[in-house]
RNA sequence: GUGAUGGACUGGGGGAGUCGACGGUAAUCGGCUGAGAGGAGACUUGAAGGUCUUGACCCCUGGAACCUGAUCCAGGUAAUGCUGGCGCAGGGAAGCCUAUUGAUGAUAGU
Numbered sequence: 001g002u003g004a005u006g007g008a009c010u011g012g013g014g015g016a017g018u019c020g021a022c023g024g025u026a027a028u029c030g031g032c033u034g035a036g037a038g039g040a041g042a043c044u045u046g047a048a049g050g051u052c053u054u055g056a057c058c059c060c061u062g063g064a065a066c067c068u069g070a071u072c073c074a075g076g077u078a079a080u081g082c083u084g085g086c087g088c089a090g091g092g093a094a095g096c097c098u099a100u101u102g103a104u105g106a107u108a109g110u
Base pairs, nucleotide, nucleotide: 002102003101004100005099006098007097009095010094011060012059013058014057017032018031019030020029021028022049039054040053041052042051043050066091067090068089072085073084074083075082
């Protein structure tokens, strides 16, 4: 100088579907899959169950976290990326410290 594995710190990326009930002036309740399907706070209503911040969760180049293709294809379901394909397709967010260990090199001593 370097490989592997574990850990810490800091920073960063990302999604939140589907079905039913209820609901007519407000952000509700439950079923399914899942790591996660929205816990907390704030805002918004001439029109329905939204938006933002934060948390939780997952992921950070050995990158299928997640996005695109995709109003895709096959199977299945009450329904849905629910499962598989697509997919050595295209994109996609990392630095630092530390411990253990391997190989190798340099220098010094015996």
A computed fold for a 110-nucleotide RNA from Desulfobacterium sp., annotated as TPP riboswitch aptamer (THI element).
Its Rfam family is "TPP riboswitch aptamer (THI element)". About the family: Vitamin B(1) in its active form thiamin pyrophosphate (TPP) is an essential coenzyme that is synthesised by coupling of pyrimidine and thiazole moieties in bacteria. Gene Ontology term of the family: thiamine pyrophosphate binding.
The prediction has a mean pLDDT of 77.